Context: one part of a larger RNA
Molecule: small-subunit ribosomal RNA, 5' domain
Organism: uncultured bacterium
RNA sequence: GAUGAACGCUAGCGGCAGGCCUAACACAUGCAAGUCGAGGGGCAGCAUGGUCUUCGGACUGAUGGCGACCGGCAAACGGGUGAGGAACACGUAUGCAAUCUGCCCUUAUCUUGAGGAUAGCCCACUGAAAGGUGGAUUAAUACUCAAUGGUAUUAUUAUUUGGCAUCAAAUAGUAAUUAAAGAUUUAUCGGAUAAGGAUGAGCGUGCGUAAGAUUAGCUAGUUGGUGAGGUAACGGCUCACCAAGGCGACGAUCUUUAGCUGAUGUGAGAGCAUGAUCAGCCACAUGGGCACUGAGACACGGGCCCAACUCCUACGGGAGGCAGCAGUGAGGAAUAUUGGGCAAUGGACGGAAGUCUGACCCAGCCAUGCCGCGUGAAGGAUGAAGGCGUUCAGCGUUGUAAACUUCUUUUAUCAGGGAAGAAAUCACUUUUUUUAAGAGGUGUUGACGGUACCUGAGGAAUAAGCACCGGCUAACUCCGUGCCAGCAGCCGCGGUAAUACGGAGGGUGCAAGCGUUAUCC
Numbered sequence: 001g002a003u004g005a006a007c008g009c010u011a012g013c014g015g016c017a018g019g020c021c022u023a024a025c026a027c028a029u030g031c032a033a034g035u036c037g038a039g040g041g042g043c044a045g046c047a048u049g050g051u052c053u054u055c056g057g058a059c060u061g062a063u064g065g066c067g068a069c070c071g072g073c074a075a076a077c078g079g080g081u082g083a084g085g086a087a088c089a090c091g092u093a094u095g096c097a098a099u100c101u102g103c104c105c106u107u108a109u110c111u112u113g114a115g116g117a118u119a120g121c122c123c124a125c126u127g128a129a130a131g132g133u134g135g136a137u138u139a140a141u142a143c144u145c146a147a148u149g150g151u152a153u154u155a156u157u158a159u160u161u162g163g164c165a166u167c168a169a170a171u172a173g174u175a176a177u178u179a180a181a182g183a184u185u186u187a188u189c190g191g192a193u194a195a196g197g198a199u200g201a202g203c204g205u206g207c208g209u210a211a212g213a214u215u216a217g218c219u220a221g222u223u224g225g226u227g228a229g230g231u232a233a234c235g236g237c238u239c240a241c242c243a244a245g246g247c248g249a250c251g252a253u254c255u256u257u258a259g260c261u262g263a264u265g266u267g268a269g270a271g272c273a274u275g276a277u278c279a280g281c282c283a284c285a286u287g288g289g290c291a292c293u294g295a296g297a298c299a300c301g302g303g304c305c306c307a308a309c310u311c312c313u314a315c316g317g318g319a320g321g322c323a324g325c326a327g328u329g330a331g332g333a334a335u336a337u338u339g340g341g342c343a344a345u346g347g348a349c350g351g352a353a354g355u356c357u358g359a360c361c362c363a364g365c366c367a368u369g370c371c372g373c374g375u376g377a378a379g380g381a382u383g384a385a386g387g388c389g390u391u392c393a394g395c396g397u398u399g400u401a402a403a404c405u406u407c408u409u410u411u412a413u414c415a416g417g418g419a420a421g422a423a424a425u426c427a428c429u430u431u432u433u434u435u436a437a438g439a440g441g442u443g444u445u446g447a448c449g450g451u452a453c454c455u456g457a458g459g460a461a462u463a464a465g466c467a468c469c470g471g472c473u474a475a476c477u478c479c480g481u482g483c484c485a486g487c488a489g490c491c492g493c494g495g496u497a498a499u500a501c502g503g504a505g506g507g508u509g510c511a512a513g514c515g516u517u518a519u520c521c
Base pairs, nucleotide, nucleotide: 001520002519003518005517006516007515008514009513012373013372014371015370016369017368018366019365020331025329026328027327029326030325031324034073035072036071039070040069042066043065046064047063048062049060050059051058052057080284081283082282090208091207092206093205094204095203096202099201100200104197105196106195107194108193109192110191111190112146113145114144115143122135123134124133125132126131152177153176154175155174156173157172158171159170160169161168162167182189183188210256211255212254217247218246219245222244223243224242225241226240227239228238229237259281260280261279262278263274264273265272266271286307287306288305289304290303309320310319311318312317337363339362340361341360345359346357347356348355349354376407377406378405379404386398387397388396389395390394413457414456415455416454417453421448426443427442428441429440430439431438432437465510466509467508468507469506470491471490472489476505477504478503479502480501486493487492
């Protein structure tokens, strides 16, 4: 000098930031991922209309809409944590002639027929529940089959060009295989194939990346080959066979510790230490394993199995996973509200309106930190009173300090006014343009918040502490105590004149803080 700090004393305000470093301990409760009726059959509940009515009501998907269901997209993002991991995990550079890529953009060509189911609804059965079973019936942008198709895939022929060894590309040809889905208010929104782009991801490699030799040898899928399987893709990634290799004092193996980085702290720098907040990457989601779906997961709020734990049970069987936001218990020196809003930014879905969003934006708590402001200003000597000291009728000091006079009103209080953040979208309308689309006008939308800010009113009014004073180190006297009580970072003070203990007066340093402790330079 610094801190995600804690503790003691003290405390007026504001702005900006930060806030479980410990038990990756266990979790009550609520919320955190939905959306689309312009894909579908339908219609539980609400509203409207219609019909009937014994005036109680009943019927009707007809309309606005829409619970549950089928279907599509999203749920792999966003948010959390740092347990594991010393490793191509991370950083940097580079390669993939060994790769994939939904939504988005560009280009080209298509979008033709047919069929069988199933959920829901209805009926029946069963179970304590979670739930399950059977029958009948129905739709689709769900599923299946067929047609058509090539610059797609596979096999193969010829020629040419290039490279980096396996090879790659182009042209021409042959054979085989593979596609689609419709909706509608006619404006559009979709669907399929192929090529390219963008974005994202996967894989390889050089270098860098903690400590220990009181760890010296380690290794059988081990190292390599052939073949096969598997993958989007290379590869012992996996398997069969063959060979006997591979690593190591330039530190293998083993043990301990640790998320990595941009950065942060310090320092003149070199360096040393750290990795909270913010940003990039990685890993994990009660412990362990596994796959399914999908463009993408081996998936925090999906599934299956094993295990521990908790809960329900009719004892047969079931349910659960806060290292999301709040919150609870526990642990601890120690770390906050079971708040408001989608107004902004961003995301998902949707043609849109819009819905959802504990991301985010705000508010609440905490002197935890940084920064700013204030607690008044000018004048005022009988140098008042009081305190303290003293060489004691006196003097010194507190001290221009107070009183007193004049002034100001930041802040606080009260009263009045009152934002920016809002641009869009959408509705109406004008205009350019063939539409699409663009430009202009009016209206609509603010959680924060009647907040910030501005104006006015009266009144010095509402606001100072903490540590230290032997040397280091700025700041001295008196009283008490008497090696006692005590102090102390080091040196060291205290045994009767203690500037070092305790108190007082005075002083010094910082200041809404000041000290102590811990840690780093």